[in-house]
Molecule: c-di-GMP-I riboswitch aptamer
Organism: Thalassotalea sp. LPB0316
C1' cells in the first nucleotide's frame, strides 16, 4: 500500500410520518423527523417495479416512457477510519 473485511472512535446519510412547494401521476425539493445504512456516494447500463399527461387500440377499460424509483437486484465509477 491493495484486496478482502467491519471492531473502536469521529464524521456522513436519513425510511415512515408531518407541514410547505413542484408535478398530470408516479415521483421529486425544503424544513421537522430516525426506521435503518460501510458506500443508504455518483450512474438508468442490464433485469425489476411504478406512473401514465399525450399516444394508440377491440374505449365501464387496456396497451404504451419520452416521465421516475440508486433505500429492489446486479453492472460501472469514486470515497472517510483502519482493530482483528
Nucleotide at each position: 500500500u491493495a484486496c478482502u473485511c467491519g471492531a473502536a472512535a469521529a464524521g456522513g446519510c436519513a425510511a415512515a410520518u408531518u407541514u410547505g412547494g413542484u408535478g398530470a401521476a408516479a415521483g421529486c425539493c425544503a424544513a421537522a423527523g430516525a426506521c435503518g445504512c460501510a458506500a443508504a456516494g455518483u450512474u438508468a447500463c442490464c433485469g425489476g417495479u411504478c406512473u401514465a399527461c399525450g399516444g394508440g387500440c377491440a374505449u365501464a377499460g387496456c396497451c404504451u416512457a419520452a416521465g421516475a424509483c440508486a433505500g429492489c437486484g446486479g453492472g460501472a465509477c469514486u470515497a472517510c477510519c483502519g482493530a482483528a